[in-house]
Context: one part of a larger RNA
Parts: sequence; structure tokens; C1' cells
RNA sequence: GGGUGAACGCUGGCGGCGUGCCUAAUGCAUGCAAGUCGAGCGGCAACAGGCCCUUACCUCUGGUAAGGAUGCUGGCGAGCGGCGAACGGGUGAGUAAUACGUGGGUAACCUACCCUGAAGAAGGGGAUACCCCACCGAAAGGUGGAUCAAUACCCUAUAAUCUCCUGGAAGGCAACUUCCAGGAGGAAAGGUGGCAGUUUUCUGCUACCGCUUCAGGAUGGGCUCACGGCCCAUCAGCUAGUUGGUGAGGUAAUGGCUCACCAAGGCUAAGACGGGUAGCUGGCCUGAGAGGGUGGUCAGCCACAUUGGGACUGAGACACGGCCCAAACUCCUACGGGAGGCAGCAGCAGGGAAUCUUGGGCAAUGGGCGAAAGCCUGACCCAGCGACGCCGCGUGGGUGAUGAAGGCCUUCGGGUCGUAAAGCCCUUUUCUAGGGGAUGAAGGAUUAUAUCCUGAAUAAGGAUAUAAUCUUGACAGUACCCUAGGAAUAAGCUCCAGCCAACUACGUGCCAGCAGCUGCGGUAAUACGUAGGGAGCGAGCGUUACCC
Repeated sequence: GGGUGAACGCUGGCGGCGUGCCUAAUGCAUGCAAGUCGAGCGGCAACAGGCCCUUACCUCUGGUAAGGAUGCUGGCGAGCGGCGAACGGGUGAGUAAUACGUGGGUAACCUACCCUGAAGAAGGGGAUACCCCACCGAAAGGUGGAUCAAUACCCUAUAAUCUCCUGGAAGGCAACUUCCAGGAGGAAAGGUGGCAGUUUUCUGCUACCGCUUCAGGAUGGGCUCACGGCCCAUCAGCUAGUUGGUGAGGUAAUGGCUCACCAAGGCUAAGACGGGUAGCUGGCCUGAGAGGGUGGUCAGCCACAUUGGGACUGAGACACGGCCCAAACUCCUACGGGAGGCAGCAGCAGGGAAUCUUGGGCAAUGGGCGAAAGCCUGACCCAGCGACGCCGCGUGGGUGAUGAAGGCCUUCGGGUCGUAAAGCCCUUUUCUAGGGGAUGAAGGAUUAUAUCCUGAAUAAGGAUAUAAUCUUGACAGUACCCUAGGAAUAAGCUCCAGCCAACUACGUGCCAGCAGCUGCGGUAAUACGUAGGGAGCGAGCGUUACCC
């Protein structure tokens, strides 16, 4: 000199963009943060409507009100089922290598949803939740019975270029790969709309959305190899599943991953083993570079979710807002027993020098579900708070000498603050008041027309285009613009002995004090304190801490 997620002192007008628990991975009140699908299913608790019945009244072919019945319609609490909940969001405890970075390998692997292609979707069965009944419990919750459903579950059938086995052929040193033949095994689900038949129901055709198997793609992951990046040698030897082999088990898959047997190996001063510290990287800071320091925000990867362990479901987890066990802690209890996990967003206590609102909205972007409308989304977009940082703007401009008053100094002549003020003439960024007022909106719904596709169809459906109408903004009546008013609303901080830019007076008298270093202060202190003056920076200025 530059830098910071900073803090502290004094001061503080506005805006834009960023940024904000670095400490206790301490404990948490309260609310919200993951749901959705009725176009999978049985249904109907609440709401609205319709139809029917009863009663009352009236303006009496009807209307109104009250009550009842009905899943008939819109829809829909709880339930079964599907998909999602493994993403998104947080944190950095652990980890010095099962991590990360770069570059390879996988002939040793997986991949739900998505895209493309091929083939299929036949026949049958038994349960169960909800509801109802009975019972246990303070509660959390649980037991038994009965009945009915499915795109839930099961059985049978069929099927290949799928899987396995056997045989053969080709390639290859081999492991093995490819091809051919035979045998064995293993799938599925319907729904909505339209038309036709039948007019209870059901059946057929068809469009769309789904379902099953296989192949390919895309994406995402698993595993593995090499190299690279901390400190201590006052850590020098470490190792028995240890190193390798054969076989078996296990896994999606290789492998001591696990096991039986066999061999006795493997690592190490190019630092094994041990100890300490630490998430890694793109980056960021500094520096001419080499290097040094660092890893907050943003992005990629990893690890973790009160602590420790475990598996279940699933394409995917050993699963933050899932389950089980143990532990500590907190809460409820009828003392028998139960409930909980903010390192999600806010917020509270505690710790600390120190770090924000218990805000608005799904309008946009993205995600989940859904055919769609849509619903959910503390992701996200916004707003709020903090000079925490960077950037921009303002606190006025011109003129004005009797150099006013006043302060300070003085050699008492004067000098200086000083064109500074006042006064006069202007301007109006900001401010106040009034008015206008966005971009961010793409979409969505309905209707009509046209074209194309499926279709027997001039039903219907899908795709595209055009037109008309209606409609979607939290921010926000914000940004921005116009008008009016009036210099009006807006300057401080540090320093002035040398380094280092800026000097006098008074007070004090080795006292009180200053101080980064040299050092100042003991009666004329430009070094302490105050005043006047001056220097530097300026909504900041200094100090402290840390890095180059």
C1' cells in the first nucleotide's frame, strides 16, 4: 500500500447492487417448510345444487319457509391404491483418504420417470382398509368379528432378439466373446370421452391417457487405476484377514467384501505406523512474477442430520421434517405407559467483540402430482432490518469589502478566521405536496375458422395456425415522468515533534498525561489538556484483529 462475512469509538442525508452466527454440530416455545391424483377404487363426514315426501303460510297448475329422505350432480373429510417424498433446502462435526482435483478403465455393473422402435395386453381367484358391531386403554394406540372394491394382491395361459442349462461352430495363447440348435423359466390393468347395439346393466368400434416384455438412446450413479495438494522423526519400525493363491458365499457388479484351506507374505527414511490440524475444488486476496495466504457468499463434489447401531421399502436411502433398538436430554401421565429431535424459513434462550423479520406472494423461474383446470412449494421471487461492503448523488450556485460584528494572535501599528457571513440575484438534484404511471405476461379459459393425423364416420379425439371475447403482478400506485413550493431537510472524523501534509496562545510542571518507532512532560512543551488556526479524508473517519 492492498484486502476482510469483521468488531469497537465518534458521526450519519438518499439511492442501486451485493452481503449478514466466523463463537455452542449448544438447547429449543410457536407457526409454516411435501404433497398430489375422484380421468385407479369402495364410498359420502362436511358444503352447494337438483329431485321426492311431510307440515305451515301466501298473491294457489305455483311460490316461500321449516323438517325429512336421496350420491342424482358439483365436488369431497377419512380410507385403499399410484407417483413423489433419495429432489429441492441446511450445516462443516467427522474425514489426511472409503474424500477432493485432473486424466484413464469398467470384456466387472445398475438406471424408476423421459425419448425411439418391436411385440403384447387372454382366462380365473381369494382377501383387506374405510364403514358397522363387540372389547381393552387416562392417552398414544390396540384386539376380535362381519361385509363389499380396485390400475392393490394371487394363480393359470401365451411370448421373443429376455434369463438359465446343454450341445455344436467361428474367433482368441487363454479367460472369454459371437452365432446356431435343443430344453427349462418368467408379463400385464384398466380409465375417460364419442358413436353404435342393447336401452337395468352390459357389449362392440374408436380417440386419448395409462399397463407388460424386450432392444436402443439420453440422463444419473456404483466400482476401479495413475498422478497431485498440511505439520511433527522429541512418532522408526508397522501388519494375522495381515499379503497372495484355490474354492465357496455375497453383491447390480470387481475385490479378503466374507468364509474354509494353502503359501508367508505386504508396507517403510521417496517417511510406513503413530500424533496434531483440516471438509476438497473452481475460485478469492496479495504480489511484476515466482510464490505466500485463504476456501465466507456463488458453483461442482463429499460427509452429516441429538449421540451410537441396524435394517425395511424402493429404480434409487441405510433415508434431516420414515421405521426399529440403545443412550443422554425435554415434555405428558389416571404411574400402567407414552411423545419429541430447527446443522429447513422465521423466531427464542445461551455463548460471544459480533451477525437480520416469528413479513408478502406463488406474478415470474424451477420442482412434485395431475389428461387438464389446478393444488402444493420459507426452493424461489420480493419486501423489512444493519454505512457490513462496493458504486452513484446531495448537503447549493453567482455576486458581494464599510474587509461588519465576534473569536484568536499581536511588536498595539495591525494580522487572521475571510467572500467566509450578512445583503442582492438565481437554481431545485434531494425534500414536501398533488397528478400521471410501467417493463417484468410467457400463458390459461371459451368460441369460431382453416390445415394435418387417427378413425367407417359429415361422432369424437389429438396437433398446428389464425381470429374474437374474458382473464393472471407479491413487488406496487413502486421505479419513472409532470406540476407546485421553498436554500429550504442534510457534515463529520482523525491528525498537526520527526518519519508525515499541517503552529501559535494559555493551562499543567517527570504531575496529569501521550506513544506505531525515535521518544515527549522536572516553569517559556509546535509531542500532555483546551482554544484559535491549519492539514488529510469525507457519509464517513479513526482504532483493533488477521492475510499478502
Predicted 3D model of a 548-nucleotide part of an RNA (small-subunit ribosomal RNA, 5' domain) from a Caldisericia bacterium. Its mean pLDDT, the model's own confidence on a scale to 100, is 85.